[in-house]
Context: one part of a larger RNA
RNA sequence: GAAUGAACGUUGGCGGCGUGGAUUAGGCAUGCAAGUCGAGCGGAAAGGCUCCUUCGGGAGUACUCGAGCGGCGUAAGGGAGAGUAACACGUGGAUUACUUGCCUCUAGAACCGGGAUAAUUGCGGGAAACUGCUUGUAAUACCGGAUAAUAUCUUCGGAUCAAAGGUGCGAUUCCGUCUAGAGAGAGGUCCGCGUCCUACUAGCUUGUUGGUGAGGUAAUGGCUCACCAAGGCUUCGAUGGGUAGCGGGUGUGAGAGCAUGACCCGUCUCACUGGGACUGAGACACUGCCCAGACACCUACGGGUGGCUGCAGUCGAGAAUCCUCGGCAAUGGUCGCAAGACUGACCGAGCGACGCCGCGUGCGGGAUGAAGGCCUUCGGGUUGUAAACCGCUGUCAGAGGGGAUGAAAUGCUAGAGGGUACUCUCUCUGGUUUGACAUAUCCUCAGAGGAAGGACGGGCUAAGUUCGUGCCAGCAGCCGCGGUAAGACGAACCGUACAAACGUUAUUC
Numbered sequence: 001g002a003a004u005g006a007a008c009g010u011u012g013g014c015g016g017c018g019u020g021g022a023u024u025a026g027g028c029a030u031g032c033a034a035g036u037c038g039a040g041c042g043g044a045a046a047g048g049c050u051c052c053u054u055c056g057g058g059a060g061u062a063c064u065c066g067a068g069c070g071g072c073g074u075a076a077g078g079g080a081g082a083g084u085a086a087c088a089c090g091u092g093g094a095u096u097a098c099u100u101g102c103c104u105c106u107a108g109a110a111c112c113g114g115g116a117u118a119a120u121u122g123c124g125g126g127a128a129a130c131u132g133c134u135u136g137u138a139a140u141a142c143c144g145g146a147u148a149a150u151a152u153c154u155u156c157g158g159a160u161c162a163a164a165g166g167u168g169c170g171a172u173u174c175c176g177u178c179u180a181g182a183g184a185g186a187g188g189u190c191c192g193c194g195u196c197c198u199a200c201u202a203g204c205u206u207g208u209u210g211g212u213g214a215g216g217u218a219a220u221g222g223c224u225c226a227c228c229a230a231g232g233c234u235u236c237g238a239u240g241g242g243u244a245g246c247g248g249g250u251g252u253g254a255g256a257g258c259a260u261g262a263c264c265c266g267u268c269u270c271a272c273u274g275g276g277a278c279u280g281a282g283a284c285a286c287u288g289c290c291c292a293g294a295c296a297c298c299u300a301c302g303g304g305u306g307g308c309u310g311c312a313g314u315c316g317a318g319a320a321u322c323c324u325c326g327g328c329a330a331u332g333g334u335c336g337c338a339a340g341a342c343u344g345a346c347c348g349a350g351c352g353a354c355g356c357c358g359c360g361u362g363c364g365g366g367a368u369g370a371a372g373g374c375c376u377u378c379g380g381g382u383u384g385u386a387a388a389c390c391g392c393u394g395u396c397a398g399a400g401g402g403g404a405u406g407a408a409a410u411g412c413u414a415g416a417g418g419g420u421a422c423u424c425u426c427u428c429u430g431g432u433u434u435g436a437c438a439u440a441u442c443c444u445c446a447g448a449g450g451a452a453g454g455a456c457g458g459g460c461u462a463a464g465u466u467c468g469u470g471c472c473a474g475c476a477g478c479c480g481c482g483g484u485a486a487g488a489c490g491a492a493c494c495g496u497a498c499a500a501a502c503g504u505u506a507u508u509c
Stems, first nucleotide, its partner, number of pairs: 001509004006505005013359006019352002026315003030312003035072003040069002043065002047063001048061005079270003088195008098187003103183007111145004122133004151160003165175002196242003203233003208230008245267004249260004272293005295306004325348003331345001332343004362392004372383004396450001398445005405438002411432009453498001455496003458479003464493005474481002
């Protein structure tokens, strides 16, 4: 000098864009953060509508839909960096050793049956969480049979394996179901090379190293097991200890390098602590399950419940880090034929000079060089065109009014045309629908009105005089100032460099 997720002191007008729990991976009140589908199913708790009514209510409908069964999603998105020195990451390869729901394409198939069970009814148990018996019903839930290649196994003879319907007046055609193949995207595994400090850590290892066989896995493999052999690593640093997520990048520097890994992107790991599996295409699963533990809460003492390292918020610790805000309008995600629902992802607003950038705090004239202040050799000098005063402008802020843009689509509807097509779909045209929030920019009004400070002035280093103090009080980055004439302390005036900031501290180059 440059830089920072900064903090502290003094000061503080506006805007844009960013950014904000770095410490206790400490504990958490409260609300929200993952639902959706009635075009899968039996249905009808509530509301709407219709009818009846003894005015208590009852019946129907399915506009709509609580709860339930079922499907898909919940493995994404969001957070954090505790662990990890490792194929974790980076880079380049391998997979004849693998998997893949949703999506796209291709070729086929969807036949005949069955028994349950939630819901529901009745009777209970329990403080609650919840739960038992009985009755009873459906499905795109579950199961059996048939069919069977291009799939799988094969001793090449053969054997084995599937399915579900829905909407609608109407389905080869729409939405789904099953089988096989291909693709896309995603993932698993393996390998070469690279990746901090420490030798006052020198030896380490028994599933250890290899083989055969078996098991297991989507898949290779001591991954696991039985048997056999005695190997394997290491001064080119094994093993141990310490520290740490890694990369793209970021800071600095002429570069080489050094330091670093906030925000954003990729990836890994974690989800109160430890362990385990289930379901599933995918998890050994942040807001799923089971067990153990610590902690906290409820309890009728028998027993239960919970997990903010999601968004806000709270306590604690700390030098220190924000609102218990608005909206799904946009982008994206899940579900749904769709309408749409949900979405603390996201988009916005709020707070903080935390950072960067921009703008303003006026402009021109004005000498009797006013008054006041300070200095003085008492003549004057300086503050200083500075002020007053005169003229002008109207940025920003303030008040009022107009006005693009972020909205494109989707949906609905009408018309025309095409695809074998009154259910589907494509193209074109017209109408209609959607903004949480923000605002470019323009016009009008008023009036200099509302807007300047902090640091420094001995040298380094731009900028000095007077008074006070008297090795005291104090200053200080280094050299050093202060003991009676202090340009270095304190104050005043003046000046210097910056400026909505200025300094200090910490850290990096």